[in-house]
Context: one part of a larger RNA
RNA sequence: CUGGGCGUAAAGGGUGCGUAGGCGGUACUUUAAGUUGGAUGUGAAAUCCCCGGGCUUAACCCUGGGGCCUGCAUCCAAUACUGGAGAACUAGAGUGCAGGAGAGGGAAGCGGAAUUCCUAGUGUAGCGGUGAAAUGCGUAGAUAUUAGGAAGAACACCAGUGGCGGAGGCGGCUUUCUGGACUGUAACUGACGCUGAGGCACGAAAGCGUGGGGAGCAAACAGGAUUAGAUACCCUGGUAGUCCACGCUGUAAACGAUGAAUACUAGGUGUAGGGGGUAUCAACUCCCUCUGUGCCGCAGCAAACGCAAUAAGUAUUCCGCCUGGGGAGUACGGCCGCAAGGUUGAAACUC
Numbered sequence: 001c002u003g004g005g006c007g008u009a010a011a012g013g014g015u016g017c018g019u020a021g022g023c024g025g026u027a028c029u030u031u032a033a034g035u036u037g038g039a040u041g042u043g044a045a046a047u048c049c050c051c052g053g054g055c056u057u058a059a060c061c062c063u064g065g066g067g068c069c070u071g072c073a074u075c076c077a078a079u080a081c082u083g084g085a086g087a088a089c090u091a092g093a094g095u096g097c098a099g100g101a102g103a104g105g106g107a108a109g110c111g112g113a114a115u116u117c118c119u120a121g122u123g124u125a126g127c128g129g130u131g132a133a134a135u136g137c138g139u140a141g142a143u144a145u146u147a148g149g150a151a152g153a154a155c156a157c158c159a160g161u162g163g164c165g166g167a168g169g170c171g172g173c174u175u176u177c178u179g180g181a182c183u184g185u186a187a188c189u190g191a192c193g194c195u196g197a198g199g200c201a202c203g204a205a206a207g208c209g210u211g212g213g214g215a216g217c218a219a220a221c222a223g224g225a226u227u228a229g230a231u232a233c234c235c236u237g238g239u240a241g242u243c244c245a246c247g248c249u250g251u252a253a254a255c256g257a258u259g260a261a262u263a264c265u266a267g268g269u270g271u272a273g274g275g276g277g278u279a280u281c282a283a284c285u286c287c288c289u290c291u292g293u294g295c296c297g298c299a300g301c302a303a304a305c306g307c308a309a310u311a312a313g314u315a316u317u318c319c320g321c322c323u324g325g326g327g328a329g330u331a332c333g334g335c336c337g338c339a340a341g342g343u344u345g346a347a348a349c350u351c
Stems, first nucleotide, its partner, number of pairs: 003323004007305002012319001014202004021195003025089002028086004033082002035078008048067004052062003092192001093189003096185004104178007111155001115151008126137002163170002207248006216242002221237004259318006267296011300307002324351003333344004
């Protein structure tokens, strides 16, 4: 390079936006670059293949014949497809208009329950904790209970294989700013599209920097137990951290372990958001339809498990990735980072 693959065997980039590139709807005119046909020139000889000839054969040889050299250049022609140019269309894409849904995002304010602490009252000897205990707290009055105050963090019920978001993720209430999707309509644009190497942006938790904050929880740490030991599991404490602002880090079983887009391919049943019809006084009901989210299931696929219109089916386009196990996501080098480290990423050797 040609292949074969990527749910679980090695293999889908964490996610989006988008540059180059690749690919691209319907009908027409033109061009003739790709494409196809023909002609001419060239494509050294040797080699190779076929037919001859020469060494007694053969290997070998021949300014013997033919083929081959699948190519290149020029010219002529064809025009279905691809490309270029022109003009057009509306089924893709987008805009407008009319609607309803939503924990989508940012900011500000507010609320109640609980917890802990403080103050005061009542009250007295225990509380707490466990398998059982002890450490711990308590006559300097704890635990319990009542009233008042403070602080920080999280928002019970509603709550739902419910909703929203590109992923990470998002859940008290109100206001404000703001993104997207969906349904209906068909007024407008007229292929404006799909994918996307690099690039840019976003990206849980932990961690880092500066400054705040610190109720509860809690790595580290201390003590008590358990045990042969117990650097653990259990208990009592407890610091970073968890929270906020700004900046960095850029990784996860970042998972549906399943890249994105488009088209097609039996059904059944639930649920969320719309629209239409039937019926009705009205609300239900029933039927159809679009979008999302689940379960079951045919064909087909699959090593099996299973997937099955939300495909792992049938096809097309584009990207990423894999190529035996270990060594190793290591070493070295580059790039990034304050660091921790990240990213790119081998070999020897060995089975």